Predicted 3D model of a 74-nucleotide RNA (transfer RNA) from Coregonus sp. 'balchen'. Taxonomically the source falls in Coregonus (Eukaryota, Bilateria, Euteleostomi, Clupeocephala). RNAcentral holds the sequence, with entries from Rfam. Its mean pLDDT, the model's own confidence on a scale to 100, is 81.
RNA sequence: GGCCUUGUAGCUCAGUUGGUAGAGCAUGGCGCUUGCAACGCCAGAGUUGUGGGUUCGAUUUCCACGGGGGGCCA
Numbered sequence: 001g002g003c004c005u006u007g008u009a010g011c012u013c014a015g016u017u018g019g020u021a022g023a024g025c026a027u028g029g030c031g032c033u034u035g036c037a038a039c040g041c042c043a044g045a046g047u048u049g050u051g052g053g054u055u056c057g058a059u060u061u062c063c064a065c066g067g068g069g070g071g072c073c074a
Stems, first nucleotide, its partner, number of pairs: 001073006010025004019056001027043005049065005
């Protein structure tokens, strides 16, 4: 330098013949405890990279763009 791939919560990731986004961990609160941990309950947190197209409706389909991660080739 070229090609492929990845991108969703603070982190690791799911999601769907297109129907309005979730789990675990982490964080905060409460319960339990003399106290801490563990455990249980609850809560907050996302314009699903950016812009556009298609559609009644896009995380999902199409196009363009930007900077990262991973792989292959040179």